[in-house]
RNA sequence: GUCGCAGGCCGGGUGACCGCGGGCCUUCGGGCUCGAGGAAAGUCCGGACACCGAAGGGCAGGACGCUCCCGCGAGGGAGGCGGCGAAAGCCGACGGACAGUGGCACAGAAAACAGACCGCCGUCAGCGCAUCUCCGGAGACGCUGACGGUAAGGGUGAAACGGUGGGGUAAGAGCUCACCAGCGGCCCUGGCGACAGGGCCGGCUCGCCAAACCCCGUCCGGUGCAAGGCGAACAGGCUCCGUUGACGCAGCCCGCCGAGGAGCCGGGUAGCCGCAACAGAUGGAUGGUCACCCUCGACAGAAUCCGGCUUACAGGCCUGCUACCGAA
RNA sequence: GUGGCAGUAGCUCAGCUGGUAGAGCCCCGGGUUGUGGUCCCGGUGGUCGUGGGUUCGAGUCCCAUCUGCCACC
Repeated sequence: GUCGCAGGCCGGGUGACCGCGGGCCUUCGGGCUCGAGGAAAGUCCGGACACCGAAGGGCAGGACGCUCCCGCGAGGGAGGCGGCGAAAGCCGACGGACAGUGGCACAGAAAACAGACCGCCGUCAGCGCAUCUCCGGAGACGCUGACGGUAAGGGUGAAACGGUGGGGUAAGAGCUCACCAGCGGCCCUGGCGACAGGGCCGGCUCGCCAAACCCCGUCCGGUGCAAGGCGAACAGGCUCCGUUGACGCAGCCCGCCGAGGAGCCGGGUAGCCGCAACAGAUGGAUGGUCACCCUCGACAGAAUCCGGCUUACAGGCCUGCUACCGAA
Repeated sequence: GUGGCAGUAGCUCAGCUGGUAGAGCCCCGGGUUGUGGUCCCGGUGGUCGUGGGUUCGAGUCCCAUCUGCCACC
């Protein structure tokens, strides 16, 4: 320097003018000050808060599932194991398939407590025939059939019931032996642990799928700020007063006027609280124009709040690392 | 705020417990007819909304995301 990986940050700036919302001050003219984000988003989780029979047990349902640490929790960090990559690094819903049920299309002989289509081997029977013959037969070999043994070999498939070699056998087979791979048991070493490395024993060879049903373990009461509380106006219900003059005309009397008035009740609208530790309402604010500069500006816009996860994002900057090339 | 449904050919929809994606209408070609329609036969046409994962294998199972619709408070 180029390519790549990981982490962090910024996400137009300055000035003028005109606006919008909140707060404070005001001599009511106005002045000062604050005013979106890293995701405000999706509403995927957890919590605060509030109400519903205080919510204990069980069923159903749902979520999660390696280890350690932090955290109430969601989740995060570090590691183990597996996969990908040359590496830095990235990804993983990562308990159980000898508790049970189920699935594995097509192809293939066979797709799961094994079985046997071709093949290989043995015995018997029949037929053919080289050959031998004491002429009665015997018969290597081949074909066909029946019964039996075997799983070495065979096209297939994502996957074929360990692999290679020697022995063994009628032919074969972990049948046996050596090595390798896996599994199980015991022990040693390292590690808090998941786990890793090593040794011995057992021929034990056991398919995959649980993001199929399911089993095991842990957790979960429900509803959500339109929760919930207060609550006008108008209309309504009940009681009382009132044409023998109520109510009203500022307290009392006189006077005037002339038909309704007062109290209580339920509800849950408008509005207020909930609602904000420098944004913040319900009339729901956070903008526009111009000038200059630059790398020419992405995704996007709060409505109860907080924490986390996920998703979207033009361009730019910084740090660390891997590989390659070049120079000293 | 909460819950649910749908996305498959140009259009309307199937596709059950994972195993080569189908039907009707449309379009094209042929036949029938004097011609057209009807009818008959054949054919074209699919990133299964998008991305990833599980699996030997995904339209189907799981996760994320986009769009549209519905219901309730």
Molecule: RNase P RNA; transfer RNA
Organism: Gaiellaceae bacterium